SAH (S-adenosyl-L-homocysteine) riboswitch aptamer from a Gammaproteobacteria bacterium, 94 nucleotides, folded computationally. Its Rfam family is "SAH (S-adenosyl-L-homocysteine) riboswitch aptamer". For this family Rfam cites "Riboswitches that sense S-adenosylhomocysteine and activate genes involved in coenzyme recycling" (Wang et al., Mol Cell, 2008). It was read from a public genome assembly, where an Rfam model found it.

[in-house]
RNA sequence: CAUUCCGAGGAGCGCUGCGACAGGCGUCCAAUUUCAUGAUUGGCGACCUGCCAGGCUCGGAAAGAGAUUUCAGUAACAACGGCGCUCGGUUAAA
Numbered sequence: 001c002a003u004u005c006c007g008a009g010g011a012g013c014g015c016u017g018c019g020a021c022a023g024g025c026g027u028c029c030a031a032u033u034u035c036a037u038g039a040u041u042g043g044c045g046a047c048c049u050g051c052c053a054g055g056c057u058c059g060g061a062a063a064g065a066g067a068u069u070u071c072a073g074u075a076a077c078a079a080c081g082g083c084g085c086u087c088g089g090u091u092a093a094a
Base pairs, nucleotide, nucleotide: 001064003062004061005060006059007058008057009056010087011086012085013084014083015082018055021050022049023048024047025045026044028043029042030041031040032039033038054080
């Protein structure tokens, strides 16, 4: 540095739907197969449908890559998260 997993960032309900994902679609591209029609697989798409508001940040672990290096040690626990509603916590109350 990127990947995977785990934990945390108080909780719930409703709404919308960007990305990703799944399916569909296609005068498209490639490959295979067929005497041929056609079929199958993969790719592409600014299209359609579905799903969807912890996809973000921090901490830990695993394996990997890169750099540095004589060895060892030390600290901190945050900031954010579409719209509406409700609850919880704190507060004299907000």